[in-house]
RNA sequence: GCGGAUAUGGUGAAGUGGUAUCACCUGAGGUUUCCAACCUCAUGUCGUGGGUUCAAUUCCCGCUAUCCGCACCA
Numbered sequence: 001g002c003g004g005a006u007a008u009g010g011u012g013a014a015g016u017g018g019u020a021u022c023a024c025c026u027g028a029g030g031u032u033u034c035c036a037a038c039c040u041c042a043u044g045u046c047g048u049g050g051g052u053u054c055a056a057u058u059c060c061c062g063c064u065a066u067c068c069g070c071a072c073c074a
Stems, first nucleotide, its partner, number of pairs: 001070007010024004018054001026042005047063005
């Protein structure tokens, strides 16, 4: 350099053109003599820049990062 894959809260994953879900973590409350466990509630996210669309995390293009393979140099 070429080709392919991946990128979603603090962590790990799911998901769809109609405004994002689950588990853990964190915070508050309940229960308990206390802790743990359990229950309820809350906070917070689609790598980045464009395009299409009434609407994009989703479709298209570029870029970035990581991984895999190939090529090149030595």